[in-house]
RNA sequence: GACAACGGCACACCAGCCGUGAGGUUGGGCCGCAAAGCCACGGGUCUUCUGUUCUUGGAAGAAAGCCGGGCUACCGAA
Numbered sequence: 001g002a003c004a005a006c007g008g009c010a011c012a013c014c015a016g017c018c019g020u021g022a023g024g025u026u027g028g029g030c031c032g033c034a035a036a037g038c039c040a041c042g043g044g045u046c047u048u049c050u051g052u053u054c055u056u057g058g059a060a061g062a063a064a065g066c067c068g069g070g071c072u073a074c075c076g077a078a
Base pairs, nucleotide, nucleotide: 001075008033009032013028014027015026016025017024018023031065037071038070039069041068042067043066045062046061047060048059049058050057
């Protein structure tokens, strides 16, 4: 980051299984993505348990395709 090329991933939704739950996973699906590859460092979001004195705390989790950040990677026009 291109009216380029080889490709890649897979939103929502559906079905099976797992989980208290957020959600995960397999298959289908294909909205989109130049990092929609990896990490979970900061902010934010969501779930469970618990607490409180209208002081909104504490603990354990989830995703991250919300923003910022770190690492790696294909092509090679402007």
Molecule: c-di-GMP-I riboswitch aptamer
Organism: marine sediment metagenome